[in-house]
Molecule: transfer RNA
Organism: Vicugna pacos
This record gives sequence, structure tokens and C1' cells, in this order.
RNA sequence: GAAGGUAUAGCUCAGUGGCAGAGUACAUGCUUAGGACGCAUGAGGUCCUGGGUUCUAUCCCGGUACCUCCA
Repeated sequence: GAAGGUAUAGCUCAGUGGCAGAGUACAUGCUUAGGACGCAUGAGGUCCUGGGUUCUAUCCCGGUACCUCCA
């Protein structure tokens, strides 16, 4: 220098245009002599960033960061 991929909750990741989700972690309650496990409830998101299309974005383009590969 060229090509491809990834970016979504604290972490690991889903999400085929229509209210943003799961697991885990965290908080509260139940349970226990106390804790762990378990059960219930809850909080937590500028979906990397700037634009574009659309009634609607998780789509498209540029940028940035990281990963892989070629030279």
C1' cells in the first nucleotide's frame, strides 16, 4: 500500500426495516443460624462517530479503532 471482517448493557454476544434483547455480573426481596445455590423483582443503552435513504434503521456511505489476510 491492497482486500476482508468486527464495533449493540459492566463483560460475552443475539437482533432478515416496526416498543432494543439474552446469558453473566450488579441491586432489592424471599429462602438460611449465617453464607453459597435457588426463586422472584428491578436498575443499567446517544446501538463507535458524522452524514444519507425511509413514516420508521439494526440498512447504505465516509471517518475512527481493533482483528485477519496479501504484498